[in-house]
RNA sequence: UGAGCCUGAAAGACAACCGCUUGUUCGCAAGAGGAAAGUCCGGGCAGCAUAGAGCAUGAUAGUCGCUAACGGCGACCGCCCGAAAGGGUAGGGAAAGUACCACAGAAACUUAUACCGCUUGAUGGUUUUGGCCAUUGAGUAAGGGUGAAAAGAGUGAGGUAAGAGCUCACAGCGUUUCAUGGCGACAUGAAACGGGGGCAAACCCUAUCAGCUGCAAGGAGUGCUAGAGACCUUGGCUCGAGGAUGCACGUUUACCGCUGGAACCAUGGAGCAAUUCAUGGUCUAGAUAGAUGGUUGUCGGUUCUCCGAGAGGGGAAUUACAGAACCCGGCUUAUUGACGGCUCAUUUU
Numbered sequence: 001u002g003a004g005c006c007u008g009a010a011a012g013a014c015a016a017c018c019g020c021u022u023g024u025u026c027g028c029a030a031g032a033g034g035a036a037a038g039u040c041c042g043g044g045c046a047g048c049a050u051a052g053a054g055c056a057u058g059a060u061a062g063u064c065g066c067u068a069a070c071g072g073c074g075a076c077c078g079c080c081c082g083a084a085a086g087g088g089u090a091g092g093g094a095a096a097g098u099a100c101c102a103c104a105g106a107a108a109c110u111u112a113u114a115c116c117g118c119u120u121g122a123u124g125g126u127u128u129u130g131g132c133c134a135u136u137g138a139g140u141a142a143g144g145g146u147g148a149a150a151a152g153a154g155u156g157a158g159g160u161a162a163g164a165g166c167u168c169a170c171a172g173c174g175u176u177u178c179a180u181g182g183c184g185a186c187a188u189g190a191a192a193c194g195g196g197g198g199c200a201a202a203c204c205c206u207a208u209c210a211g212c213u214g215c216a217a218g219g220a221g222u223g224c225u226a227g228a229g230a231c232c233u234u235g236g237c238u239c240g241a242g243g244a245u246g247c248a249c250g251u252u253u254a255c256c257g258c259u260g261g262a263a264c265c266a267u268g269g270a271g272c273a274a275u276u277c278a279u280g281g282u283c284u285a286g287a288u289a290g291a292u293g294g295u296u297g298u299c300g301g302u303u304c305u306c307c308g309a310g311a312g313g314g315g316a317a318u319u320a321c322a323g324a325a326c327c328c329g330g331c332u333u334a335u336u337g338a339c340g341g342c343u344c345a346u347u348u349u
Stems, first nucleotide, its partner, number of pairs: 001345006010336001012299007020031004033321001037332002040330005045214004052239004057210005062076005077091001078089004092205002097203002100198002109152001115144002117140010154170005173194009218256002221249004231243003263282008300319008
């Protein structure tokens, strides 16, 4: 200098004026985000048994850990991609069963199948003979062709009419057992056995988890009657459990839930990390048609343009995505501009 990989942080600043919401000691004080978004997972909270049993249904799928919990995160293992930094991974079971395998091809999965080729029998033709050609029967899965995939075992030797794991040796693969290392997934090595494709982001099997509904949840008054038949709670079913669920009066743009919480910040400790512990400090929106805004000025960033040899100066435009609605932890998506670290190649010293 070029090509590439990874990570963290920020989301313009200040002032004046005019407004809005909440609180108030009436002076003032506080007032959107990294995603507040999608509502895709998980949890808190609330109601119904402080949520029970079975079936159905759904989700997840390497190991170990983190966590309130997770389908999230971290580290590691295996596999794939890359020259590397690094990236990706729906990563249990096909020796339970079923289904599927387009097009092409003779044949697409019951150790099947004979299109070409190879070997050979018969018949016919041709030829001096050897042989060659045609038809037809049998054998053959080594070779060709089709295809993503051809029966699933590569090389060599034996074997045969020709061939073939048909047999043997070696290599490789799979399963089981053993040894060593590791908490483990697994890795390395040894022995024995094996020859029946792929596909489970198809049904299915195995293991684990999940009760249902969502702040429009839900809470808040008094009296009377009945006693599990009906009805209701359990928003798929069955069981089980429970109950004013009925009637009369009353409350209704209201109030509570509502924001102090698995909270945030700093320092130190443990851990590779996710994360966690201790100490100290801080209080940080709560609207309900929905407040958190608008205008002007100065400074800043970016782009364009003019002047200038340059340093620099002037002018104009622009300054993203978006926006709380019970609250948290994640994931995903939208979006602006910059910084740092690492790898490889080339050049110079």
This is a predicted structure of a 349-nucleotide RNA (Bacterial RNase P class A).
The sequence was found by an Rfam model in a public genome assembly.
Its Rfam family is "Bacterial RNase P class A". From the family's description: Ribonuclease P (RNase P) is a ubiquitous endoribonuclease, found in archaea, bacteria and eukarya as well as chloroplasts and mitochondria.
The prediction has a mean pLDDT of 75.